[in-house]
Predicted 3D model of a 349-nucleotide part of an RNA (small-subunit ribosomal RNA, central domain) from an uncultured bacterium. The RNAcentral record of the full RNA draws on SILVA. The prediction has a mean pLDDT of 88.

Context: one part of a larger RNA
């Protein structure tokens, strides 16, 4: 390189948008670049291959043929690809009418609870554990009642429920705002799919500046446990956890399953719409879109997947190629740093 692969054996970029590129619906006409056919030229000789001949054979030499799969010119064909023109509506999109939603951003606001502060009642314990101790408490704790402060999170509802490209999103109200779904006709007329580079978003932790600091809690301290205990358990406790702006760009970023399209038995639950029927505050049936369970064919090494495919096919991208060395070194790029990304080899089994 080819081939074969990528749920779990090595392998799907964390996710999306999108440039180049690749691929691309139906009909008609034209062109003839690709494509196909005929003819001509060329494709040196030698060599290879085939049939002969000459050295006694062979190697070797030699005659003829074939081949030289290519290129050029020319004459045609017009299915398919391509190009041009004209059109179409089944893909895609727009308008209109509806319903659902923790989708996003900002502002405001509510109650419960923890902690702390003040005051009242009240007295000797309280905490904590396997058992204890450190700890708090007669300077009045714990408990209980009232008042206040402040920060963070939103019990029940809550659901293999919903929304979002992913990360993720949950008290309530308002403003602004994105997307999807359903329905009827109308409109545009292939405007599409994918996407190397690129750009944007991207949990937690971490970093910078400034705030905030109730809880919890790396580090740290003490008490236990233990042979030891730099742990598990307990009492404290600082960064951090929260907010604003900026950076970082990684996760078992998982469905360990890239995106799009088409086709291929069913049964059953649930969420959001629509139609029809009826015995109408519901029931039945049907249809579209999501989300689950089971399951035929098929696939799979098996487990399992099974119209939400890991089935049958097509298009495009990414990735893999024995284990270790190593996701490391060096170099480049990015970053304030931490580090991230790209990414070997010697050697060894």
């Nucleotide at each position: 390189c080819u081939g074969g692969g990528c749920g779990u054996a090595a392998a799907g970029c964390g996710u999306a948008c999108g440039u180049a590129g690749g691929c691309g619906g139906c009909u008609a006409u034209u062109c003839a670049a690709g494509u196909c056919a005929g003819a001509g030229g060329u494709g040196a000789a030698a060599g290879c291959c085939c049939a002969g001949g000459g050295c006694u054979c062979a190697a070797c030499c030699u005659u003829g043929g074939a081949a030289c799969u290519g290129c050029c010119u020319u004459u045609g064909a017009g299915a398919c690809u391509g190009a041009a023109u004209a059109g179409c509506u089944a893909g895609a999109g727009c308008a209109c009418g509806g319903a659902a939603g923790a989708g996003g951003u900002a502002a405001g606001u509510g109650g419960a609870a923890u902690u702390c502060c003040g005051a009242g009642u009240g007295u000797a314990g309280a905490g904590g554990u396997g058992a204890a101790a450190u700890u708090c408490g007669u300077a009045g704790a714990u408990a209980u009642u009232c008042g206040g402060a402040g920060g963070a999170a939103c019990a029940c509802c809550c659901g293999u429920g919903g929304c979002g490209a992913a990360g993720g999103c949950g008290g309530c109200u308002u403003a602004c705002u994105g997307g999807g779904c359903c329905g009827u006709u109308g409109c545009u007329g292939a405007c599409g799919c994918u996407g190397a580079g690129g750009u944007a978003c991207g949990a937690a932790a971490g970093c910078g500046u400034g705030g905030g600091g109730a809880u919890c809690a790396a580090a740290c301290a003490g008490g236990a446990u233990u042979a030891g205990a730099u742990a598990c358990c307990c009492u404290g406790g600082u960064a951090g956890u929260c907010c604003a702006c900026g950076c970082u760009g990684u996760a078992a970023a998982c469905g360990a399953u890239g995106g799009g399209a088409a086709c291929u038995a069913g049964u059953u639950g649930u969420c959001g719409g629509g139609g029809c029927u009826c015995u109408u505050a519901g029931a039945g049936u049907u249809u579209c879109g999501g989300u689950g369970a089971c399951g035929c064919a098929g696939c799979u090494a098996a487990c399992g997947c099974g119209u939400u495919a890991a089935g049958u096919u097509c298009c495009c991208c990414g990735c893999c190629u024995g284990g270790g060395g190593a996701g490391u070194a060096c170099g480049g790029u990015c970053g304030c740093a931490a580090g991230a990304u790209u990414a070997a080899a010697a050697c060894u089994c």